[in-house]
């Protein structure tokens, strides 16, 4: 470095817009068209709250080849993340 397995935390938050599904009215009679509406799902923008284990930055115990360097699971949250999925420091096994 690669493969396999394990792997935490924090709103399935709120508002607005849009698309899809479903139902109904009207028109048409030809597969359809327009409009309205609840739930649900996707997506975009904004808002507040939060997490800390990709990365990044900071202090520094400590370490070293000691004029100088390397440095955390500590701290900060820029990035990232807050149902599932994905990701994931780190650990185990194998090459």
């Nucleotide at each position: 470095u690669c493969g396999c397995g394990g792997g935490a935390g924090a709103g399935a938050u709120c508002g607005c817009g849009u698309c899809c599904c479903u139902u109904c009215u009207c028109c048409a009679u030809u597969u359809g068209g327009c409009g309205a509406a609840a739930c649900g799902g996707g997506u975009g923008c904004g808002a507040c709250g939060c997490c800390g284990a990709a990365g990044g930055c900071g202090c520094a115990a400590c370490c070293g080849c000691c004029c100088c360097g390397g440095a955390a699971a500590c701290g900060c949250u820029c990035a990232g993340g807050c149902a599932a999925a994905a990701g994931g420091a780190c650990c185990g096994c194998g090459a």